[in-house]
C1' cells in the first nucleotide's frame, strides 16, 4: 500500500420568521368545568421494528402441591432474570488475528435412513482371490489342468455412510489372526473448582448413524396484561327466558333458629387434590342466550435493576465507592412550513416501563489486531 479480523461511534449541520406538546414560575378571565397570555426548561431510534425471551408493575384468595403442556442441556461465572453476556473446554473451519456449535443418553425402548448396492446392524457375494486338503481329468509319477466341493472379504464396486485405521507378519488365499502405533475400553499418578488435559499400565476390542425423530435423564416455569387496573361522575331496565343441588337431629313464641353429614357451585387457559367461599328450593348460588344503559373524567403515566465522570477489584462480563445529572409523556394521538449557506444521505416515529436477542440500514469516522508486499 493492500487484504481481512473484533469493538465503538455518527447517521443531516448553523442561522432567522411562524406554528406545534409537556413541566415549572407568574398574570387575567371565568358559566368553576377550564380557557388564554408571558418567561423559562425539555421534546422521538440504533434499531422507536418483530412481540421472540426475561422481568418490574397491577390484578385474579394462598399461588399450596401434583400431573401434563412448555423452556433449557459442556465447566465456571456475571446478572433482578433469561434462551442474555464473559472466560475457558471439547469438537470443526481458518495461514492467521479470529469464527461457528439446539455440546446430557443409541447396552430402556419405539422409530427412520429414498434409490443405488451382494449386503445398511451382530448385515452381507457382484467384479474377484485360493483351490494347501477332498472329487475329476491328464502325467514323462517330477507333477500338471479343473474351478466341482470348499476357503476368503484383505483388493474393486455401489453409496452420504459398509461391522476399527496404517505397516508389517502369517496364510493356500485371506482376516486383530499375531505384532508395533494410533483409535477405544478398563485401571492409576499429576495439573486444574470444573468441563477435561497429560503420562504410565492393561485388554484383541462389547454392536455403526440419526434424539434439530418420538422417548429417558437433569435442571427451571400459576395465569393473565397498560384496552393491566384503581377512583369519581352519570344514565338505565336490580329487565326477559331456560337450567339447577336433600337427608337426619335439637330448640321453640309454629315464624324460625342451630347442628352434622351429603350434593351443587365459584375462586381468570387443561386435569387432580387440598383450602376457602357461596348455595341447598318462600325469595336457590350459579351457568347460559336475549335486550337495555355509559363508554365522559383523573390516577397508573415517567427519579429508573436510570445516565455519565473518577477510583478501587476482576483475564473479562461485572461489581465496590465517590462525585455530578433529569433528558417525550401524547389520547380525533405533538416536532411542522417557509428562506439563506453547507458535505444532500439509507433503514425507519415513542404510546405502562426496563435487560436481551433477531431483522433492516446509503455514506463516515474511531479504536485495536493479523496477513502479504515494499522501504528504512
Nucleotide at each position: 500500500c493492500g487484504a481481512c479480523c473484533a469493538g465503538g461511534c455518527c447517521g443531516g449541520g448553523c442561522g432567522g420568521c411562524c406554528g406545534c406538546g409537556a413541566g415549572c414560575g407568574u398574570c387575567u378571565c371565568u358559566u368553576c368545568g377550564g380557557a388564554g397570555g408571558c418567561g423559562u426548561u425539555c421534546g422521538a431510534g440504533g434499531a422507536a421494528a418483530g412481540u421472540c425471551c426475561g422481568g418490574g408493575c397491577u390484578c385474579c384468595a394462598c399461588a399450596g402441591g401434583g400431573c401434563g403442556u412448555g423452556g433449557a442441556g459442556g465447566u465456571g461465572g456475571g446478572u433482578a432474570a433469561c434462551g442474555c453476556c464473559c472466560a475457558c473446554c471439547a469438537g470443526g473451519c481458518g495461514c492467521g488475528a479470529g469464527c461457528c456449535u439446539a455440546g446430557g443418553g443409541a447396552a430402556a425402548g419405539c422409530g427412520c435412513a429414498a434409490c443405488a448396492g451382494a449386503g445398511a446392524g451382530c448385515a452381507g457375494a457382484c467384479c474377484g482371490c485360493c483351490g494347501a486338503u477332498g472329487g475329476c481329468c491328464c502325467u514323462u509319477c517330477g507333477g500338471g489342468g479343473u474351478a466341482c466341493a470348499g476357503g476368503c472379504a484383505a483388493g474393486g464396486g455401489u453409496g452420504a455412510a459398509a461391522c476399527g485405521g496404517u505397516g508389517g507378519g502369517g496364510u493356500a488365499a485371506g482376516a486383530g489372526c499375531c505384532c508395533a502405533c494410533c483409535g477405544c475400553g478398563c485401571c492409576g499418578g499429576c495439573g486444574g473448582c470444573g468441563a477435561c488435559g497429560u503420562c504410565g499400565g492393561u485388554g484383541g476390542c462389547a454392536c455403526g448413524g440419526c434424539a434439530a425423530g418420538c422417548c429417558c435423564c437433569u435442571c427451571c416455569c400459576g395465569g393473565a396484561g397498560a384496552a393491566a387496573g384503581a377512583c369519581c361522575a352519570a344514565a338505565u331496565a336490580g329487565g326477559g327466558a331456560a337450567g339447577g343441588a336433600g337427608a337426619g337431629c335439637c330448640c321453640c313464641u309454629c315464624g324460625g333458629g342451630g347442628c352434622u353429614c351429603g350434593c351443587g357451585g365459584g375462586a381468570c387457559g387443561g386435569c387432580c387434590c387440598g383450602u376457602c367461599c357461596c348455595g341447598u328450593u318462600c325469595g336457590g348460588a350459579c351457568u347460559u342466550c336475549c335486550g337495555g344503559g355509559u363508554a365522559g373524567g383523573u390516577c397508573g403515566u415517567u427519579c429508573g435493576a436510570g445516565u455519565c465522570c473518577g477510583u478501587c477489584g476482576g483475564c473479562a462480563a461485572c461489581g465496590g465507592c465517590g462525585g455530578a445529572u433529569c433528558u417525550a409523556g401524547a389520547u380525533c394521538g405533538a416536532u411542522g412550513g417557509c428562506c439563506c449557506c453547507c458535505u444532500c444521505g439509507a433503514c425507519a416515529g415513542a404510546a405502562c416501563c426496563c435487560g436481551g436477542c433477531u431483522u433492516a440500514c446509503a455514506g463516515g469516522c474511531c479504536u485495536g489486531g493479523u496477513c502479504g508486499c515494499c522501504g528504512c